[in-house]
RNA sequence: ACCGCGCGCUUGCCGAAUCCCGUCCGCGGGAACCGGGGACCCGAGAAAAUGGGGUGAAUCGGGCAGUAGUCAGGCCCGUAGGAGACCUUCUUCCUCCGAACCCGUCAGCUAACCCGGUAGGCGAGAGGGAAGGAAAGG
Numbered sequence: 001a002c003c004g005c006g007c008g009c010u011u012g013c014c015g016a017a018u019c020c021c022g023u024c025c026g027c028g029g030g031a032a033c034c035g036g037g038g039a040c041c042c043g044a045g046a047a048a049a050u051g052g053g054g055u056g057a058a059u060c061g062g063g064c065a066g067u068a069g070u071c072a073g074g075c076c077c078g079u080a081g082g083a084g085a086c087c088u089u090c091u092u093c094c095u096c097c098g099a100a101c102c103c104g105u106c107a108g109c110u111a112a113c114c115c116g117g118u119a120g121g122c123g124a125g126a127g128g129g130a131a132g133g134a135a136a137g138g
Base pairs, nucleotide, nucleotide: 012122013121014120018031019030020029021028022027032118033117034116035115036114037113042108051106052103053102054101055100060078061077062076063075064074081097082096083095084094086133087132088131089130090129091128092127093125
């Protein structure tokens, strides 16, 4: 000097998930941000238990088992879509996800107004290449 590992400090990053005040430390209030409900106008156009709707990337299709038969649900294979870490666009591979929950018969949009939320994580590909842009510290 370089490389690797661990700890600490400072700063930064992804995300709505932060900041301020009060506190009897249980929480309460406010700001900001995110999501939902909710008129006119506009849009949509019968009805609809085969209920419908919302958060979310998480939809749709096929096959199998099952059933008297069908739907839902189960298993398998695909798939709309999504994630891979400073941001955006383009490009080139690879891997993974494609869940879960809520409302309760009701919801298009939506000013006023009303309701709810404020997690986690950061050498896991935190890939390679091109262009543009950005923060803090040293």
Annotation
The RNA shown here (c-di-AMP riboswitch aptamer (ydaO/yuaA leader)) has 138 nucleotides and comes from Actinacidiphila yanglinensis. NCBI's taxonomy places the organism under Bacteria, Bacillati, Actinomycetes, Kitasatosporales, Actinacidiphila. It matches the Rfam family "c-di-AMP riboswitch aptamer (ydaO/yuaA leader)". Gene Ontology terms of the family: regulation of gene expression and cyclic-di-AMP binding. Rfam's curators write: This family represents a conserved RNA structure found upstream of the ydaO and yuaA genes in Bacillus subtilis and related genes in other bacteria. Its mean pLDDT, the model's own confidence on a scale to 100, is 76. The sequence was found by an Rfam model in a public genome assembly.